[in-house]
Description:
Predicted 3D model of an 86-nucleotide RNA (c-di-GMP-I riboswitch aptamer) from Aneurinibacillus danicus. Its Rfam family is "c-di-GMP-I riboswitch aptamer". About the family: GEMM was predicted in a large-scale screen for bacterial structured RNA regulatory elements. Genes associated with GEMM are involved in a diverse array of functions, including chemotaxis regulation, signal transduction, secretion and chitin. Gene Ontology term of the family: cyclic-di-GMP binding.

RNA sequence: AUUCGAUAAAGGCAAACCUAUUGAAAAAUAGGGACGCAAAGCCAUGGGUCUAAGGUUUCUAAUAACUAUGACAGCCGGUUGCCGAA
Numbered sequence: 001a002u003u004c005g006a007u008a009a010a011g012g013c014a015a016a017c018c019u020a021u022u023g024a025a026a027a028a029u030a031g032g033g034a035c036g037c038a039a040a041g042c043c044a045u046g047g048g049u050c051u052a053a054g055g056u057u058u059c060u061a062a063u064a065a066c067u068a069u070g071a072c073a074g075c076c077g078g079u080u081g082c083c084g085a086a
Stems, first nucleotide, its partner, number of pairs: 002086004012037002017032006035074001041079003046076002048072003054067004
């Protein structure tokens, strides 16, 4: 440096759910809680997914459709990196 995660150690993160707060929502933050994770660290300038307040179109209206400038990194991807093995 590359590849891998059998074993071991030191540690780390924290799904669902519950409570509170923020938000139009998706969702986020904090506390509790552990389903899991070797990148479940970081990146929303690539693909994908969610939401649709506002906007546009339609409608007598209700509604409906489209739309990210809102989100998701625990979907793929990119990037950095601990320990161990080869």
The source organism's lineage runs through Bacteria, Bacillati, Bacillota, Paenibacillaceae and Aneurinibacillus.